This is a predicted structure of a 72-nucleotide RNA (transfer RNA) from a Candidatus Dojkabacteria bacterium.
RNA sequence: UGGCCGAUAGCUUAACGGUAAAGCUGCCCGCUGUUAACGGGAGGAGUCCAGGUUCGAAUCCUGGUCGGCCAG
Numbered sequence: 001u002g003g004c005c006g007a008u009a010g011c012u013u014a015a016c017g018g019u020a021a022a023g024c025u026g027c028c029c030g031c032u033g034u035u036a037a038c039g040g041g042a043g044g045a046g047u048c049c050a051g052g053u054u055c056g057a058a059u060c061c062u063g064g065u066c067g068g069c070c071a072g
Stems, first nucleotide, its partner, number of pairs: 001071007010024004018055001027041004048064005
């Protein structure tokens, strides 16, 4: 310098262009002499940034930032 891939909840991942969903962690309750385990419950992100297309964008297009891989 070029090519490819990725960025969504505290963490790990989902999500045909049509209300962003789970698991784990954390919180509350139950169980227990206590902890762990187990069972139940209530929450938590508008999707890396800026534009564009569209009735409608996490998703498509353009540019950028960061990370990974490959080539030189």

Model confidence (mean pLDDT): 81 of 100. RNAcentral records the identical sequence in 2 taxa.